Predicted 3D model of a 136-nucleotide RNA (FMN riboswitch aptamer (RFN element)). The sequence was found by an Rfam model in a public genome assembly. It matches the Rfam family "FMN riboswitch aptamer (RFN element)". Its family is annotated with FMN binding in the Gene Ontology. Its mean pLDDT, the model's own confidence on a scale to 100, is 75.
[in-house]
């Protein structure tokens, strides 16, 4: 310094207010939430310093782009299914930044139709960190 390997740990958020009704956290109005990797990190803040692109530390970086996981069908380690974004600005470069306006969300359950309640789930998992052994 590093590919494959082994082990350990970690690895998902959200119904508050009002309305209708016998009944709704499920409908209607407003509200709230956003897994993992990649990609505009040549970006931001703080510290040190005369001075920070440079040294150190910290936080953040796409739900709607590319891929993956979760979910569903299936006897299944086969195979299959599976959501949503535009406009303006900045820039050499943006569907990621800034401003604005939109849109999307498994299965089963339920006193009434659920992204937010209950359940499978003390589960699984994309992957992350650390350690081991190993190779050069």
């Nucleotide at each position: 310094a590093c590919a494959a390997c082994u082990g350990u740990u970690c690895a998902g958020g959200g119904c508050g207010a009002g309305g209708u009704g016998c009944a709704a956290u499920u409908c209607c109005u407003c509200a709230c939430c956003g897994g993992c990797g990649g990609u505009g990190a040549u970006g931001g803040g703080c510290g040190u310093g005369g001075g920070a692109a440079u040294c150190g530390c910290c936080a953040u970086g796409a739900g709607u782009c590319c891929g993956c996981g979760a979910g569903c069908c299936g006897a299944g380690u086969a195979g299959g299914c599976a959501g949503a974004u535009c406009c303006g600005g900045u820039u050499a470069g943006a569907a990621u930044c800034c401003g604005g306006a939109a849109c999307c969300g498994a299965c089963g359950g339920u006193a009434a139709u659920a992204g937010u309640c209950c359940g499978g789930a003390u589960g699984a998992g994309a992957g992350a960190a650390c350690a081991g052994a190993g190779c050069c």